Model confidence (mean pLDDT): 83 of 100. The part of an RNA shown here (large-subunit ribosomal RNA, half A) has 1700 nucleotides. Its Rfam family is "Archaeal large subunit ribosomal RNA". Rfam links the family to the GO terms ribosome and structural constituent of ribosome.
Context: one part of a larger RNA
RNA sequence: CCAGCUGGUGAAUAGCUCGGCUCGAGAGCCGACGACGGACGUGCCAAGCUGCGAUAAGCCUCAGGGACCCGCAUGGAGGGAAAGAACUGAGGAUCUCCGAAUGGGAAUCCCCACCGCAAUUGCUUCGCGCAAUGGGGAACGCUCUGAAUUGAAACAUCUCAGUAAGAGCAGGAACAGAACGCAACAGCGAUGUCGUCAGUAACGGCGAGUGAACGCGACACAGUCCAAACCGAAGCCUUCGGGCAAUGUGGUGUUCGGACUGACACUCAUCACUCGACCAGUCUCGCGAAGUCUCCUGAAACGGAGCGCGACACAGGGUGACAGCCCCGUACCGAGACCCAGUAGAGUGUGCGUCAGUACCAGAGUAGCGAGGACCGGAUAUUCCUCGUGAACACAGCAGGCAUCGACUGCUAAGACUAAAUACUCCUCGAGACCGAUAGCGAACAAGUAGCGUGAGCGAACGCUGAAAAGCACCCCGAGAAGGGCAGUGCAAUAGGGCUUGAAAUCAGUUGGCGAUAGAGCGACGGGGCAUACAAGGUCCCACGAGAAACGACCGGCGAGCGAUCGCCCAGUAGGAAUCGUGGGAAGCCGGUGUUCCGUCGUACGUUUUGAAAAACGAACCAGGGAGUGUACUUGUUUGGCAAGUCUAACCCGCGAAUCGGGGAGGCACAGGGAAACCGACAUGGCCGCAGUCUUCACAGACCAGGGCCGCCGUCUUCAAGGGCGGGGAGCCAACCGAGUACGACCCGAAACCGGGUGAUCUACGCGUGGGCAAGGUGAAGCGUGGCGAAAGCCACGUGGAGGCCUGUUAGGGAUGGUGUCCUACAAUACCCUCCCGUGACCUAUGCGUAGGGGUGAAAGGCCCAUCGAACCCGGCAACAGCUGGUUCCAGCCGAAACAUGUCGAAGCAUGACCUCUGCAGAGGUAGUCCGUGGGGUAGAGCUACCGAUUGGAUGACCCGCCUCCGAGAGGAGUCGGCCAUCCUGUCGAACUCCGAACCUACGGACGCCGUGGAAGCAGGGAGUCCGGUAUGCGGGGUAAGCCUGUGUACCGUGAGGGAGACAACCCAGAGUGAGGUUAAGGACCCAAAAUGUGGACUAAGUGCGAUCGAAGGUGGUCCCGAGCCCCAGACAGCCGGGAGGUGAGCUUAGAAGCAGCUACCCUCUAAGAAAAGCGUAACAGCUUACCGGCCGAGGUUCGGGGCGCCGAAAAUGAUCGGGGCUCAAGUCCACUUCCGAGACCUGACGACACUCGUCAAAGAGUGAUUCCGUAGGCUGGCAUUCCGGUCGGGUGGAAGUACGGACGAGAGUUCGUAUGGACCGACCGGUAACGAAAAUCCUGGUCAUAGUAGCAGCGAAAGUCGGGUGUGAACCCCGACGGCCUCAAGAGCAAGGGUUCCUCGGCACUGCCAAUCAGCCGAGGGUUAGCCGAUCCUAAGGCCUACCGUCAGUCGAGUAGGUCGAACGGGAAACUGGUUAAUAUUCCAGUGCUAUCAUACGUUGAAAGUCGACGCUUCAGGAAACAUCGAGCCGGGCCUUCGCCCGGUCGAACCGAGGAAACGCGUGGAAGCCGUAACGGCAGGAAGCGUGUGAAACUCGGGACAGGGAAACUCGAUGGUACCCGGAGCCCGUGAAAAGACGAGUAUGAUAUUCGUACCGAGAUCCGACACAGGUGCUCAGGCAGCGAAAGCCAAGGCCCGU
Repeated sequence: CCAGCUGGUGAAUAGCUCGGCUCGAGAGCCGACGACGGACGUGCCAAGCUGCGAUAAGCCUCAGGGACCCGCAUGGAGGGAAAGAACUGAGGAUCUCCGAAUGGGAAUCCCCACCGCAAUUGCUUCGCGCAAUGGGGAACGCUCUGAAUUGAAACAUCUCAGUAAGAGCAGGAACAGAACGCAACAGCGAUGUCGUCAGUAACGGCGAGUGAACGCGACACAGUCCAAACCGAAGCCUUCGGGCAAUGUGGUGUUCGGACUGACACUCAUCACUCGACCAGUCUCGCGAAGUCUCCUGAAACGGAGCGCGACACAGGGUGACAGCCCCGUACCGAGACCCAGUAGAGUGUGCGUCAGUACCAGAGUAGCGAGGACCGGAUAUUCCUCGUGAACACAGCAGGCAUCGACUGCUAAGACUAAAUACUCCUCGAGACCGAUAGCGAACAAGUAGCGUGAGCGAACGCUGAAAAGCACCCCGAGAAGGGCAGUGCAAUAGGGCUUGAAAUCAGUUGGCGAUAGAGCGACGGGGCAUACAAGGUCCCACGAGAAACGACCGGCGAGCGAUCGCCCAGUAGGAAUCGUGGGAAGCCGGUGUUCCGUCGUACGUUUUGAAAAACGAACCAGGGAGUGUACUUGUUUGGCAAGUCUAACCCGCGAAUCGGGGAGGCACAGGGAAACCGACAUGGCCGCAGUCUUCACAGACCAGGGCCGCCGUCUUCAAGGGCGGGGAGCCAACCGAGUACGACCCGAAACCGGGUGAUCUACGCGUGGGCAAGGUGAAGCGUGGCGAAAGCCACGUGGAGGCCUGUUAGGGAUGGUGUCCUACAAUACCCUCCCGUGACCUAUGCGUAGGGGUGAAAGGCCCAUCGAACCCGGCAACAGCUGGUUCCAGCCGAAACAUGUCGAAGCAUGACCUCUGCAGAGGUAGUCCGUGGGGUAGAGCUACCGAUUGGAUGACCCGCCUCCGAGAGGAGUCGGCCAUCCUGUCGAACUCCGAACCUACGGACGCCGUGGAAGCAGGGAGUCCGGUAUGCGGGGUAAGCCUGUGUACCGUGAGGGAGACAACCCAGAGUGAGGUUAAGGACCCAAAAUGUGGACUAAGUGCGAUCGAAGGUGGUCCCGAGCCCCAGACAGCCGGGAGGUGAGCUUAGAAGCAGCUACCCUCUAAGAAAAGCGUAACAGCUUACCGGCCGAGGUUCGGGGCGCCGAAAAUGAUCGGGGCUCAAGUCCACUUCCGAGACCUGACGACACUCGUCAAAGAGUGAUUCCGUAGGCUGGCAUUCCGGUCGGGUGGAAGUACGGACGAGAGUUCGUAUGGACCGACCGGUAACGAAAAUCCUGGUCAUAGUAGCAGCGAAAGUCGGGUGUGAACCCCGACGGCCUCAAGAGCAAGGGUUCCUCGGCACUGCCAAUCAGCCGAGGGUUAGCCGAUCCUAAGGCCUACCGUCAGUCGAGUAGGUCGAACGGGAAACUGGUUAAUAUUCCAGUGCUAUCAUACGUUGAAAGUCGACGCUUCAGGAAACAUCGAGCCGGGCCUUCGCCCGGUCGAACCGAGGAAACGCGUGGAAGCCGUAACGGCAGGAAGCGUGUGAAACUCGGGACAGGGAAACUCGAUGGUACCCGGAGCCCGUGAAAAGACGAGUAUGAUAUUCGUACCGAGAUCCGACACAGGUGCUCAGGCAGCGAAAGCCAAGGCCCGU
């Protein structure tokens, strides 16, 4: 590592079902006499469900019932019952609160009020007196309003659809309904529903689509009443009082018209009233047959064996396994109630009808018309609405799908009622080829529960011990009611309480195999090792012999070849795969299984793709679930039935939801042609001829169904001719199957659109009522004083205190930068620093308002509950998706296309081509080769053959141009250039051709091949495909491309095998299975099968050993070929020698001597030697060379061409020919020999398929050289699953399932064994379907690896330590000490919100980021006390109700009127101090007060005016408490020897009485300039001053109080001082609530003062944020030091060390 076993985890599978689903039948309303629904209660103990309602799991009466009972719920305790309980039925009583909710209000609480039908309506005696309505109900019904997605492949009319949704209303049904109707020359006779008519008529961008009626067949049947004419009180109701009624009660009368007049007849209809069923059905009951016989197994008999019985009962269920006879039931029979139904029927009253006459009556803003709309199939011809217009009167009117006229036919509008047949299913009963716990309703269980959300709304999971609890006594371990052991019960405890079975993933232990010599699609095939109880398999090995296909030798002999080697003979011999026989052997022995090793091969699966192992997508694993279905119509095959016919539909009968029997309405067919009018065909004339039959030895022939060719016929067109369609009878129905269309239409998947609702607890803005802003600075106006000025005025100083002023971590609000920290956070927006505003367009609490195409918005498309370029929820809805993904068992036969045309078409469709299947028909077909006869214009070639292009030259002509020359000019001449022509020369063309193949093609013929085993053809059913790719030939584009785009062929696609290292399309080759041989491509040194083969040559570069070959250019590398020149008279190279003289030539130059430069380049000696080809020097010198001689002795040299090499030659982690390696090769070239090598070819065996024979069908036999690769796809045959019918079986002596094994089958699968399990299961035939899983980022559940690895993240800002205690156990709990933290808080008091969290006791399974003895956790008990705190009362913004109005309507609405609600921070009658509890206190207690109301007594008559309630911002003055500081006294304490120092304390309310400032009033006074302020100011309209009155505080004094408190003392002064009181000034384009109520309006005494809240938290753990969350959340209090300060720092009081 793999596998098994033993266990765990887990909950699949199997079995079961108190639940669902669907269908059928029945039944069908409830409510003011208070419903449906809910809330809260109710039990001895009681959380949930059920029942019930303060009479509360119940009370009373009657009937049944007959022994037990006190619900689910089996416990403890206690009761009831023969005086009849429980239980069942009927009737009655009670029946809290909300709810239509109804006296008013409101929060299911309660308050007010005081007995009310609230509102609407009718009657009314006018009294809510009598009545009615209201609301609910699953679907069904009627009426009204009325979408959108969608379809039309876009979209607007249209469609979806009068659907969804909304509004109103009714009933058990509703609606409709007794013709101003249909019809058609015949008739019918209310309505509704079903079948049909019919997808017809008709409508329709005449597109998509929509779509009747008459008639016929059925079900069920039912008809009536008014108004009027005429009569005229003859009448009706009543609570008995009366009311209605001449504007007519009543009678008559109603279409077969009536009235009236006359005549006849007699009561048959109708209407009204009274009585009133049977049967059937349903429900609830009664009666109700026959074994508990024997034996066996077993825990148990209902099983097996044996012997019996019943049956109008063998439906079903239960009982310890499967029961006719054990129990309940069942059939039959019987009883009652209900229903049918106030129906049928009966009775009483009324009066139907006929004839003649008269001409009295018979529904008006109506019928009709015009205009505009809506609806409809309704078209001119549906129905309705609005506006306008507007008849007739039965001698009339309306209709008869355009109008008008006349006939004919039908009918009588404008008034009303009406059962049944029909629809639906909340409910009851029954049933099922429905589901069986991931299924079936969301819900078999606490289910609309838990949970989530502000809300509308969303919404789960969870079934099973056993026959019986017999549910584990006692003992032991343990801190232990935790857990475990022993023991016991039981058939079983691996049935031990989430307990039947108990799979898989997966985990632990163990066993087998292997294991560190080694690289991974994990396997397949072949072989070996080890392991392997029984069973279900029985083979295997060795030897010998027989047999023997393809193929096929060695050796030896003879011969051939340079050689490798080959040919012939031996010899088609030996050998050679199967197969068979005999003998011996093996028992883990053989197969098999497990594992491992060796050899060969080999990159999963699904999908998308031209192409996937892909570094394209999907999946962690397992189990379960998971996708072509149903209906209607159309179409086709098959099978069956009947057949010129065929089938029924609705519906009906029968005990019945019957497949049986009726039913022919209607459909299709039986005749076609035509737009229509209209007309209307071969039951056969001729010929050919397949199958078949007959004949024939054969060839051939005869007849010839079906079939074909003619002929003829019908009809339309039509002058005619011609043409189109049709004609010699086959259809119809049903079922399976294939397909199409419409529907959700194979499944999952949007973003969206529309409708109706829910949200302003977040946030935006607005409204009402409240609250807040340390401190400091600046110093506007105004004013004063002084100065100046004639004045206006100005200046200085002061005063003053303005400001969308300034500073400011005041509080509070915000959010600039750090682009810091954090970023699975403390936090779904936080932390820290920095920063901005901070008297205003400021901040904030609370109560309200605005709502989705809408709001709000100082405007960012911002915000409107973590959601916003259109919220959220539910619905239309399974929207649509030409787009992505997925789509489940096996096998056999055939087998594509990636093209054409059209397309708002290009990712899609349709048709054709291509594939498949079936049928018809009956003989030809044709890819290859050759020949013949035609067709073609390419490759090539050519151009003096055209067209077009094109090099150089020559000649010539005309013309043109520049220049030159001549000429007076005209003009001429010349040169050059252009142009043209001719000749010579050199070249080209896809759109040039005088020519012109190969090749292709048509027809004919021959050969070949295919075809009666049916080809080609024709017809029909079903597809898929319309992204292609590569190679190659020929093109086009492009610099090019693994590029784009054509065309022919092949291949991949859809093709395996061998080769090419690996490698879709390159080479070989088309794979049924396994075996033996032989070859192909390609190879033969080793890896690695076959030659270190043979004869030659080249290469030296590892060139190369690559199918892939690296260029221009270069190369005295080497080999070969050709040509020229030199050469024995001695070449070429080398060596030796010479290489001289005139002269240093001349010039130039400083010099210039062969060699800077210029000119010239002579002569001599010579074998030869330059007026010098180089090096060199300043110039010389010097060294070479040319040139000559010698030595040497045979080739040399140059050019051109070819072969193999070499240089040119740079890429990113280490290289490589596949590797090793290779050099007369293992490289390259030429030639040759042998061998290897595939699934190809050969051989034999087998299978499938096709065909033949055979058979009822099979089996079987035969044939196949010319069958067996295959994606999309077509066709065909099987396996498995669920349930049903029939037949036959298995099972407690052990079913299903599960686990591990064996066997069979090509496979899907089947079967056997053992164990587990403990009750059901199967086979065959025929049916049925929610029928097969690996994938859908699928759904649900479970589980793992990674991994004890990476790593040390986090434990959510702080300080603990020591000692002691408790306890099984202590960092954390308690106590003490030391140490530390907070100070506008981390202290104290409230509101909102929460809801018991408060306190005590007992606990630690849960919660607590650790632990826990602790707790906001678990269990039990306890706890909240009010006349004076608040609610209650009042009104605000605003809400609600009623009426009116609007609206189709309403749960809707701008408004008006009335009413009412609306504030626990607004307004407001009244309480303080002390004490007390574990937990409450302004509430209890003690003491002391106060208010209202009532009563009584006394007093007051004024009384309703007035005042108060009652109000902005800024600023300033005054009074002044708490409190603080300072100083002193007193008391206590600490330190200290003393002196002294330090610390603490030194208290005391409401209430009552008195006092009391400002301001104002009055009196006096009388100022001509005074008085006065912080400031402004005031005054003859009366200043100052004086007097007096009203008049404040949380102020002062006294009482309260010899109350209380304190151990005691229980005093005084100063300074500061924000609550509270009072007053002034300034400002405003801002002027700053209302009502109740109070005062006005006395005193005393007594009584009364109900109800609700009151615990606790109020936050770094009780609130909002999912959390014991560094976030958010309104108000109040505010000590000391120093300080401007509420800043920062430190410290008190108090709290904390648990921001765990």
RNAcentral holds the full RNA, with entries from ENA.